[in-house]
Context: one part of a larger RNA
Order: sequence, then structure tokens, then C1' cells
RNA sequence: GGAUGAACGCUGGCGGCGUGCCUAACACAUGCAAGUCGAGCGAUCUUCUUCGGAAGAGAGCGGCGGACGGGUGAGUAACGCGUGGGUAACCUGCCCUGUACACACGGAUAACAUACCGAAAGGUAUGCUAAUACGGGAUAACAUAAGAAAUUCGCAUGUUUUUCUUAUCAAAGCUCCGGCGGUACAGGAUGGACCCGCGUCUGAUUAGCUAGUUGGUGAGGUAACGGCUCACCAAGGCGACGAUCAGUAGCCGACCUUAGAGGGUGACCGGCCACAUUGGGACUGAGACACGGCCCAAACUCCUACGGGAGGCAGCAGUGGGGAAUAUUGCACAAUGGGGGAAACCCUGAUGCAGCGACGCCGCGUGAGCGAAGAAGUAUUUCGGUAUGUAAAGCUCUAUCAGCAGGGAAGAAGAAAUGACGGUACCUGACUAAGAAGCACCGGCUAAAUACGUGCCAGCAGCCGCGGUAAUACGUAUGGUGCAAGCGUUAUCC
Repeated sequence: GGAUGAACGCUGGCGGCGUGCCUAACACAUGCAAGUCGAGCGAUCUUCUUCGGAAGAGAGCGGCGGACGGGUGAGUAACGCGUGGGUAACCUGCCCUGUACACACGGAUAACAUACCGAAAGGUAUGCUAAUACGGGAUAACAUAAGAAAUUCGCAUGUUUUUCUUAUCAAAGCUCCGGCGGUACAGGAUGGACCCGCGUCUGAUUAGCUAGUUGGUGAGGUAACGGCUCACCAAGGCGACGAUCAGUAGCCGACCUUAGAGGGUGACCGGCCACAUUGGGACUGAGACACGGCCCAAACUCCUACGGGAGGCAGCAGUGGGGAAUAUUGCACAAUGGGGGAAACCCUGAUGCAGCGACGCCGCGUGAGCGAAGAAGUAUUUCGGUAUGUAAAGCUCUAUCAGCAGGGAAGAAGAAAUGACGGUACCUGACUAAGAAGCACCGGCUAAAUACGUGCCAGCAGCCGCGGUAAUACGUAUGGUGCAAGCGUUAUCC
């Protein structure tokens, strides 16, 4: 000098764009943050009714979605991340393309009703009913599995293609008649999983570490390879090219600095990973071992009739606490995107906006011209003067910003309708110089000096150093210098 998610002191006019718990992954009152579908289903209720019916509502069964989006960085020194490869060892709901198919049946159950238990949360028994819920049956191969024959290719295990035989497995309807769905298989797309090479902080005042440990055979398990797990067998495997242990830490694109090399950082934005009070576990599902799902244990908080129950803000606001320190319990789904739905539409604290903070960057303003009697005041003085100083006053203008009045968008995609922001941006008019300047410094480094006070005191200080009676270094005043809605200080990095 540059930089910052900054803080502190003094000061503070406006706007745009950004940005805002770095500390206690501390505890949380309250509200909201994931629902949707009646064109899957039965019952119920409400409204209208020409009594035929029509429209609507919400509980339940069922489907899809709650694995995305949003938060945080505790853990992790690891195939976690980055980069480049591999899978002849894999999966993939919704979406797209293609081929084929959907036959005929059955038994339940919630809702509901009745009875009962419980303070509650909730639960039990009996009876009734439906389905795109559930079950078995038929049919089916280019699917899967086994076997046989031939064949292509590969770095190996292997693999491609064709033929034959056997075995096994499917479906669901709704409809406004337009469609929307269902099943199997193949391919695509998307998303994921696993493996490998290389890279990835500090300490040797950590030198040895390891028994599922290293490898094999077999089996189990998985979408899949694998000590992933197990039985048996062998005795291996890692390590001064730093194992193990300890400390610290999410990683990267990037950001800061720098001529570069390098050094530092990992806020915001984007990608990946991990976590969801702490620890463990599985269920469902295409996908989770699941933030606003389940079970168990623990700590904490709350309710209780003491028998037992309920909860999880590292979602958005907000509260307490901690701290030098970090915002509103706001508006809207209008746009973009997401979930459900055939659609209308519903939901969306994602998102779009607004609010607060000079926290940062950028822009603008606080007036312009003329104006010497060099006024007054103030400071100083050698008492003559000098400085403040064209500065003020005064005269003539202008109106950016703010304030007032009128008009008033784009963003909306479309035939039309539909805007939270917002009567905002912007435009026009009238009006008044009015409402808008501070902070640090002035011994040298380093731009800028005098007076008074103080008297090694009070104090200053980044370094050198000032102060003990003439202090350009302390304090005040006048003047000056620098930057400016900021200026200084502190902290950290280069």
C1' cells in the first nucleotide's frame, strides 16, 4: 500500500447493487416452512332442485410426493474432496422411443355403527362395506434360471450372437368418449453406486503397528465387486518414500495479495461430502438407514387424575444465553422453479420483493457567478501590521438530492384476464439557497506552525523519542495539511 462476513470511537444528507451469529452443532415460547388427487374407492354432511338430479365440503382407504428444495460444518487427514480413468462387477420412480399384452375369479379391511377401557395420548371387542388396496389362477417371451451345440471379440476372470429343450413370473381400471392410466420386455435420457492412478496440513520430544489382521477355498449377503460376513486353511500385511499415534481441519471452483513465482483464506455464489438433541437400529420405497417418518437407549423440557404420555428451529421469522459483534415474529405466489392433479387449481419462509444496519463497493449532493469598505469577530503582533479572506455580507442565477402536486411503466408468457414489489422506477410542473460536513493529523519518517497553559507533573508514542519554566512532540485555541459521508483506531492476511 492492498484486503476484510469485521468491531470500537467521533460524525452522518440521498440513491443503486451487494452483504449481515465468524462466539454456544447452547436451550428454545409462538406462528408458518409438504402436500395434493373426488377423472382410483365406499360411506357421510351441506346447498340448490323441475324431485330426475346438479354443485360443494372435509375424515378414512388408496396413489404420487414427504430421499427434492432449505439449513449447518459437529465429525472426517478419508477414494472425503480435486483430477484422470475403469465397471466384462451394478441399479435407476417420473420422462422419451419401440414391441407385445390386459382373461376369468376370490376373501378381507379402514371408514361407519354398537359396547367397553383410559385423566389424556390413545386403545380393545363385535358387526357391515368398496377400490387402480390385497390374494391366488390362466396366458406370455426377444425376460430370468439351468442344460446342449455352433460362433464373435477381449488385458484376464470372461464375453457377443444364433438355435433347441425344460422351468418360473404379469396386469386395473376411470372417463365429460377426447383421453388418462395398467403389465412385461428392449433401447435412450437422467440420477446414483462401486473400484483404481496421482494430488491433498503439523508433530519423530509419536518407531514400530496389525488377529478379520494379509491371502486362499467354500458358503452367505448385496443392485453389484470385495473379509462385506461366516467356517476352514496358510502366516501374512503396513512402515524412515514416515506406518501407528497425537494435534488441527469439511474439500474444491474460487477469493485476497503479488510483476510473477509464491503466501494466505475457503464468508456470500456454484459443485461434492457429512450431519439433523446424543448414541444405536431397521422398516417402507426406484431411491433413506430418512431435519419437520418409525423403534430402542440417554440427557433435557413440558403435561398428568402418578397409572402414563408429549417434544426436538444446524428451515423462515423470533426469544433467552454467550459475545467486541451480526437484521423483520413483514408482503406475495405476480415472475422463475418444485410437488400433486386430465385440468381448473391447491401447496411452496424455495423464490421474488420489501424492512433494519455507512457493513462494503459505486454514484450524487451539501450550491454557482460577481463581490475589497480587504467589514465585524477571532488569533497573533516588533502595536505599524499580519492571518482567517472573495471567505462572509450584498447582488444576480440555478434546482441535482430531499420535500410538494400531476401523470405513470416494463417486468405478463398472452385472444383476453392476471403485478407482491408499487402509485415504486421514471416523466412533468411549481417552490425555497433553503434541509444536508465531518474526522484524523501538523518533531523526523510524512503533506501541514504559531500562541497560551503545564513544568520528568498531567500526558503523548507505530519507530526514533517528547515533557525537569521560553515544549512546532502533552492540553486548548487560531491557522494549516490530508481524506471525505465518512475519518481514525484495533484485529487478521499478503
Small-subunit ribosomal RNA, 5' domain from a metagenome, 494 nucleotides, folded computationally.
Its Rfam family is "Bacterial small subunit ribosomal RNA". Rfam links the family to the GO terms ribosome and structural constituent of ribosome.
The full RNA is in RNAcentral, with records from SILVA.
The coordinates come from a structure-prediction model, not an experiment, and the mean pLDDT is 86.